[in-house]
């Protein structure tokens, strides 16, 4: 320094042009003498800039980061 994967919610993780789902976990409530459990509800995310589109989580460029190969110096 170069090739290559990847960056979504607290965590793990699907959508890849057209409301961003889930699973655990958080909080309320119901259930219980109470705790667990169970049922219901809610909060709570697209790594930054920008550039194409009517419209970007998503095509495309530049940036930070993670990860894994290769050069190179010493």
């Nucleotide at each position: 320094g170069g090739g290559c994967u990847c960056g979504u919610a607290g965590u793990u993780a699907a959508g890849u042009g057209g409301c961003a789902a889930a699973a655990c976990g958080a909080u309320g409530c119901a259930u219980u003498c109470g705790c667990a459990u169970u049922g219901c509800a809610u909060a709570g995310g697209c790594g930054a800039g920008g550039g194409u589109u009517c419209g970007a989580u998503u095509c495309c460029c530049u940036c930070c980061g993670a990860g894994u190969c290769c050069a190179c110096c010493a």
Notes: This is a predicted structure of a 74-nucleotide RNA (transfer RNA) from a Candidatus Levyibacteriota bacterium. The coordinates come from a structure-prediction model, not an experiment, and the mean pLDDT is 84.